[in-house]
RNA sequence: GGGCUCAUAGCUCAAUUGGUUAGAGCGUCGGUCUCAUAAACCGGUGGUUCCUGGUUCAAGUCCAGGUGGGCCCACCA
Repeated sequence: GGGCUCAUAGCUCAAUUGGUUAGAGCGUCGGUCUCAUAAACCGGUGGUUCCUGGUUCAAGUCCAGGUGGGCCCACCA
C1' cells in the first nucleotide's frame, strides 16, 4: 500500500426483503421467601445503533467518507 470482516444496553448477542415503539440473556436495584445467605419467584432499570454526510414517505439495515478492532496478501529493510 491492497483485500476481507466486525462495531447495537455495563457484558455476550438478536433485529426477516428497509416498515408499527430497537429486543433477549447475564448484570444491577427493590421486594417475596429464610434465623441469615444463596437459589427460586415477582417487579423495576437500561441505547445519540462508532462518527459525519447522502438516498428514501421511512435507515440499525442501502450508499460515500472517516475512526477503531480482527484476519490475509504485497512492499521496504
This is a predicted structure of a 77-nucleotide RNA (transfer RNA) from Betaproteobacteria bacterium TMED156. Rfam family: tRNA. It is annotated as a transfer RNA. Rfam links the family to the GO term triplet codon-amino acid adaptor activity. RNAcentral holds the sequence, with entries from ENA. Its mean pLDDT, the model's own confidence on a scale to 100, is 80.